[in-house]
Large-subunit ribosomal RNA, domain II from an Anaerolineales bacterium, 681 nucleotides, folded computationally. Taxonomically the source falls in Anaerolineales (Bacteria, Bacillati, Chloroflexota, Anaerolineae).
Context: one part of a larger RNA
RNA sequence: GCCUGCGAGUUAAUCUCAGUGGCUAGGCUAAAGAAGUGACAUCUGUAACCGUAGCGAAAGCGAGUCUGAAUAGGGCGUGCAGUCGCUGGGAUUAGACACGAAACCGGGUGAGCUACCCAUGGGCAGGGUGAAGCGAGUUUAAACGCUCGUGGAGGCCCGAACCUUUCGCCGUUGCAAAGGCGUGGGAUGACCUGUGGGUAGGGGUGAUAUGCCAAACGAACUCGGAGAUAGCUUGUUCUCCCCGAAAUAGCUUUAGGGCUAGCGUCACGCGUUUAGUACCGGAGGUAGAGCACUGGAUGGGCUCGGGGGCUUACCGCUUACCAACCCCAACCAAACUCCGAAUGCCGGUACUCCAAGCGUGGCAGUCGGACCACGGGAGAUGAGUUUCGUGGUCGAGAGGGAAAGAGCCCAGACCAUCAUCUAAGGUCCUCAAGUCUAUGCUAAGUGGGAAACGAUGUGAGAUUACACAGACAACCAGGAGGUUGGCUUAGAAGCAGCCACCCUUUAAAAAGUGCGUAACAGCUUACUGGUCAAGUGAUCUUGCGCGGAAAAUUUAACGGGGCUAAGCAUAGCACCGAAGAUAUGGGUGUCAUAGCAAUAUGACGCAGUAGGGGAGCGUUCUGCCAGCGGUGAAGGUGUACCGUGAGGAGCACUGGAGCGGGCAGAAGUGAGAAUGCAGGC
Numbered sequence: 001g002c003c004u005g006c007g008a009g010u011u012a013a014u015c016u017c018a019g020u021g022g023c024u025a026g027g028c029u030a031a032a033g034a035a036g037u038g039a040c041a042u043c044u045g046u047a048a049c050c051g052u053a054g055c056g057a058a059a060g061c062g063a064g065u066c067u068g069a070a071u072a073g074g075g076c077g078u079g080c081a082g083u084c085g086c087u088g089g090g091a092u093u094a095g096a097c098a099c100g101a102a103a104c105c106g107g108g109u110g111a112g113c114u115a116c117c118c119a120u121g122g123g124c125a126g127g128g129u130g131a132a133g134c135g136a137g138u139u140u141a142a143a144c145g146c147u148c149g150u151g152g153a154g155g156c157c158c159g160a161a162c163c164u165u166u167c168g169c170c171g172u173u174g175c176a177a178a179g180g181c182g183u184g185g186g187a188u189g190a191c192c193u194g195u196g197g198g199u200a201g202g203g204g205u206g207a208u209a210u211g212c213c214a215a216a217c218g219a220a221c222u223c224g225g226a227g228a229u230a231g232c233u234u235g236u237u238c239u240c241c242c243c244g245a246a247a248u249a250g251c252u253u254u255a256g257g258g259c260u261a262g263c264g265u266c267a268c269g270c271g272u273u274u275a276g277u278a279c280c281g282g283a284g285g286u287a288g289a290g291c292a293c294u295g296g297a298u299g300g301g302c303u304c305g306g307g308g309g310c311u312u313a314c315c316g317c318u319u320a321c322c323a324a325c326c327c328c329a330a331c332c333a334a335a336c337u338c339c340g341a342a343u344g345c346c347g348g349u350a351c352u353c354c355a356a357g358c359g360u361g362g363c364a365g366u367c368g369g370a371c372c373a374c375g376g377g378a379g380a381u382g383a384g385u386u387u388c389g390u391g392g393u394c395g396a397g398a399g400g401g402a403a404a405g406a407g408c409c410c411a412g413a414c415c416a417u418c419a420u421c422u423a424a425g426g427u428c429c430u431c432a433a434g435u436c437u438a439u440g441c442u443a444a445g446u447g448g449g450a451a452a453c454g455a456u457g458u459g460a461g462a463u464u465a466c467a468c469a470g471a472c473a474a475c476c477a478g479g480a481g482g483u484u485g486g487c488u489u490a491g492a493a494g495c496a497g498c499c500a501c502c503c504u505u506u507a508a509a510a511a512g513u514g515c516g517u518a519a520c521a522g523c524u525u526a527c528u529g530g531u532c533a534a535g536u537g538a539u540c541u542u543g544c545g546c547g548g549a550a551a552a553u554u555u556a557a558c559g560g561g562g563c564u565a566a567g568c569a570u571a572g573c574a575c576c577g578a579a580g581a582u583a584u585g586g587g588u589g590u591c592a593u594a595g596c597a598a599u600a601u602g603a604c605g606c607a608g609u610a611g612g613g614g615a616g617c618g619u620u621c622u623g624c625c626a627g628c629g630g631u632g633a634a635g636g637u638g639u640a641c642c643g644u645g646a647g648g649a650g651c652a653c654u655g656g657a658g659c660g661g662g663c664a665g666a667a668g669u670g671a672g673a674a675u676g677c678a679g680g681c
Stems, first nucleotide, its partner, number of pairs: 001681006011094013026050002032044003054061002064076004097235002100232001104225006115199009124189001126158003129154001133150006162186003167182004201217001203213003210219001238616006248261005262366002264363007273356001275352008288339001289337002294333003298329004303323001305322002307319004369394010399410003414586004419582003425576003428561003434573001436572006447563001453547002457544010474531005480504003485499003510525001514523002587606008617670001619667007627659002635654005641648002
């Protein structure tokens, strides 16, 4: 891992509701007893309990009573049948659907591992160093000292056994639940070690590491309390049919739990009360707008006041400074409003209409929501962010589209059909359907990712200037004189800079547009004539394009091929396209009509998680009835049959002794999941 078997809402008591039955102003027995049997039958037993009257704390009174001074008012009552079985839904108390803690407490078992201690034994190759003491010599007055011997101290040195484990490698389902190899540390000591003994869990022991106390010790193990508790996780076993949620509010030592309400379902009752639309009548201060208030804020005018300057005894004068009030113009506001919608909301009337609504009771689930659109707050006018409101979808929704895809677009799947029409979206191939029609645009593979900004891309529209009295561009020619204007400067001559910017000749020509020179020179422009010949400039609005444009999967920003339309815009026709609609047949629910019913006809339905309701299938056993079986039961294997399904037959083979059917009843009653349990492989 697979297979087979086992494996989870049970039982009791009490309460409550529903169904069903008995009796009924009553209902019912309990313990116990009697007779008796194949008894759970039958009879007795009325103690208790519930109901038949309530109110008050009570005395008590009583269809009333309590409060109260009250005959007031108010509270609770006075109408409505109960009770005892059986079955089912739910609650409570019990382990209470099953498995699961870490822990807590009690009694014991452990120091044959290990920690420390006690008693008694054992062990430490070899080599080195050479303390004290002692002796001799020397020295001294004597000592001290010095030298040489002797001696053999030491948590001394080197290094086996022994103890240990620094570092590295191997090993890591190992040789081994701590090892191997190499290299290390100690090795006469606070050394190592045998045996016997001691200390015990709220404890011991500890050169403290929270270490060790029998291979996991911040409190051992074992049995018991014990099925501890688990607001947590996981699992919870047959079928079909009808309806179908919530992820919100309030409160909560509450926030991943709960309670009540909201939303679901079922039963009974009410019977259009509901919903939509129209009309009528209302309340309101949002969007917008406005500046009349409250504030903010810009320019101008007028003009107090202030600052600066002048003057100064006082008074004054002045100002390209600041600036109130007031006036004009133009603005801003969630906590501004002289104003003020649309929607929405409330009430009334009518219409539409098988569409709900309300009340009472039983049973729930839900309290983590997600994204999208719109209206706001928070945030950075960030987030697949967060928090509200309104709506939608998902959740609990399949199908078609968006290449792929919970939340986007279309559309809500009872079943069948090799029928039809459509939606979104599409119609060159992949790939069902137009290489459709008409008119334009785009040249960028734009389409098929992106901004500020930039640009003689190109289409459309508009305004304006010049132009056959010849424009724009190009070419030919001219582009002069006073004068090198004055100043400045080493120089400044159109062209470093400052000032001025005149006059003349002209078809025209600047006190000079740019280049250039040290300064001149030189080139060029404005301006003018000619040649040529018909449009040439500027600005604005707008369509489609261009640049701006660098990343990590191999192209990788059309799904691909590929496309100049098979791109974009406008108009049109046709077709494809879904579980939508239609057609035909079938199933089923509810309602209506007919009927005693069976049933028939019609209308409207039949996606679905949590969950509510209904109807069934099968397993084991029991009772009753009728049956089957060696001419072959159960079980097994195979099979093209029947049923909407759980399931049920028939036949063949196998098997070799029991078995099913109908009607009732009772449950150890259905397995794929629980890191489920046991066995097999």